RNA sequence: CGCCGAAUUUCUCACAAAUUGAGAAAGCGGGGGACCCGAGAUUUUGGGGCGAGUCAUCCAGGGGGAUGUAGGGUUAUCCUUUCGACCCGAGCCCGUCAGCUAACCUCGUAGGCGUCAGGAGG
Numbered sequence: 001c002g003c004c005g006a007a008u009u010u011c012u013c014a015c016a017a018a019u020u021g022a023g024a025a026a027g028c029g030g031g032g033g034a035c036c037c038g039a040g041a042u043u044u045u046g047g048g049g050c051g052a053g054u055c056a057u058c059c060a061g062g063g064g065g066a067u068g069u070a071g072g073g074u075u076a077u078c079c080u081u082u083c084g085a086c087c088c089g090a091g092c093c094c095g096u097c098a099g100c101u102a103a104c105c106u107c108g109u110a111g112g113c114g115u116c117a118g119g120a121g122g
Base pairs, nucleotide, nucleotide: 001114002113003112004111008026009025010024011023012022013021014020027109028108029107030106031105032104037099046097047094048093049092050091055068056067057066058065059064071088072087073086074085075084079122080121081120082119083118
């Protein structure tokens, strides 16, 4: 300097200081939650949430692996379209419970990577 992601900025106090600790705001993001609408079903075959991260077939049968795939990302002045190229296609949480949902209530604001980076248009 750049990328994924909501995960940035400002202020206060402590400290020698900080990307440290404790808070407060703004911004961004998530969940719960009426009428109406939807659902006529549901209740262990549990159900649900964040997220792109679903599904299929096969091998294994030590919770693993392979090939694809819904879907998602990058390609460097910015946005966008297209072609090509390169990747991801996880994980975690709630705890028997939640459709939508105004008011209202409430939570998060992390973490992990990269190194000169293709073409043609608007």
The RNA shown here (c-di-AMP riboswitch aptamer (ydaO/yuaA leader)) has 122 nucleotides and comes from a soil metagenome. Of the family's consensus pairs, 92% are formed in the model. It matches the Rfam family "c-di-AMP riboswitch aptamer (ydaO/yuaA leader)". Rfam links the family to the GO terms regulation of gene expression and cyclic-di-AMP binding. RNAcentral holds the sequence, with entries from MGnify.